[in-house]
RNA sequence: CCGUGCUAGGCGGGGAGCUAGCGGUGCCCUGUACCCGCAAUCCGCUCAAGCGGGGCUGAAUACCCGUCCGAGGGGUCGUCCUGUUGGGGACUGCCUUCGCAAAGCGGCGCUGACGAUCUGGUCCUGCGCGACGGAGCGCUACGAACUUGGUCAGGUCCGGAAGGAAGCAGCCAUAAGUAGAGAGCUCCGGGCGCCGCAGACUCACCGGCUCCGAGCUGGCUCGCGCGGCGCAAGCCUGGGGGGCAUUUCGACGACGGGUGCACGG
Numbered sequence: 001c002c003g004u005g006c007u008a009g010g011c012g013g014g015g016a017g018c019u020a021g022c023g024g025u026g027c028c029c030u031g032u033a034c035c036c037g038c039a040a041u042c043c044g045c046u047c048a049a050g051c052g053g054g055g056c057u058g059a060a061u062a063c064c065c066g067u068c069c070g071a072g073g074g075g076u077c078g079u080c081c082u083g084u085u086g087g088g089g090a091c092u093g094c095c096u097u098c099g100c101a102a103a104g105c106g107g108c109g110c111u112g113a114c115g116a117u118c119u120g121g122u123c124c125u126g127c128g129c130g131a132c133g134g135a136g137c138g139c140u141a142c143g144a145a146c147u148u149g150g151u152c153a154g155g156u157c158c159g160g161a162a163g164g165a166a167g168c169a170g171c172c173a174u175a176a177g178u179a180g181a182g183a184g185c186u187c188c189g190g191g192c193g194c195c196g197c198a199g200a201c202u203c204a205c206c207g208g209c210u211c212c213g214a215g216c217u218g219g220c221u222c223g224c225g226c227g228g229c230g231c232a233a234g235c236c237u238g239g240g241g242g243g244c245a246u247u248u249c250g251a252c253g254a255c256g257g258g259u260g261c262a263c264g265g
Stems, first nucleotide, its partner, number of pairs: 001265006009057003012030004020046005034054005063258006072249005078244005084238001086236002093229003098225003103221003106217003115211002118208005124199005129193002132189006139180004148173004156165003
């Protein structure tokens, strides 16, 4: 150096996430890379090589190490842009209630406004009147085996008799009471009254006499104010997306280096 048979190793890797941490299942990137079973309110492990079973390859294109490249992902009290949540929101717009004012239009007013004096009503108190309601009296009818009255047949009692007495039933009358009528009288009552008399209060409203002599009112428009609603701008606040900067991990790939054992020639 060549050949044969083996062994270590290899048969994908990475990012974010999950996790105390690591590997895997799921997502994404790379790009082609043995098979079967298992795994998310999960499976396995403890400084790692997912666990279990089977297969292939094998010392180099393939394994190991280093440097470079940089697909892609992550971070930042960074910077710029963009749209957005909530707050608040000047100007302005709109809204109707209210208040002020009285410029314009109306309405009332010399057949007398506003104002002033007086007076009456509304309100209150007392006393009446009326109406209504209730009770009582009064009226009508009924109403007592005896314990109410009158008259008392029959019968009873006294008497020689004349005569006298008590008295049941019946009849008549009546008491308590029951029922009725509702004209009258008395008493009482109050969510009754275009009723009367007297008093009190007030200046609020309404009416009237008189005086005075020109305003009064605010319905509509305009103006001012208070209030409410909406809100582009600018402000505060929270998170989102994108660009740039910086940082971190880093696939694929490029380059350089490293790595066996046995036998035969």
The RNA shown here (Bacterial large signal recognition particle RNA) has 265 nucleotides and comes from a Tepidiformaceae bacterium. Its Rfam family is "Bacterial large signal recognition particle RNA". For this family Rfam cites "SRPDB: Signal Recognition Particle Database" (Rosenblad et al., Nucleic Acids Res, 2003). It is annotated as a non-coding RNA gene. Of the family's consensus pairs, 83% are formed in the model. A source record names the gene ffs. The RNAcentral record of the sequence draws on ENA. The coordinates come from a structure-prediction model, not an experiment, and the mean pLDDT is 79. The source organism's lineage runs through Bacteria, Chloroflexota, Tepidiformia, Tepidiformales and Tepidiformaceae.